[in-house]
Molecule: c-di-GMP-I riboswitch aptamer
Organism: Syntrophomonadaceae bacterium
RNA sequence: UUACCGAAAGGGCAAACCUGCCGUAAGGCAGGGACGCAAAGCCAUGGGUCCAAUUUGUUGGAUCGCCAGGUUACCGAA
Numbered sequence: 001u002u003a004c005c006g007a008a009a010g011g012g013c014a015a016a017c018c019u020g021c022c023g024u025a026a027g028g029c030a031g032g033g034a035c036g037c038a039a040a041g042c043c044a045u046g047g048g049u050c051c052a053a054u055u056u057g058u059u060g061g062a063u064c065g066c067c068a069g070g071u072u073a074c075c076g077a078a
Stems, first nucleotide, its partner, number of pairs: 005076002012037002017032006035065001041071003045068003048063006
């Protein structure tokens, strides 16, 4: 220095719910709020789930805090 790993320290993010806005909807954004999270940073690539349309063949959209994968990253004890 790197990888694995996750003690400590400094911090970070923000579920449900409430308010406002956008959207047919799933859901998203902002503020409040904390269930939790060592990638709860990013990517819709594969699978799953959800929504809409449907000629039931499928198409479009959402979810990364559902799983897998890819990619970037703070700190440095055992």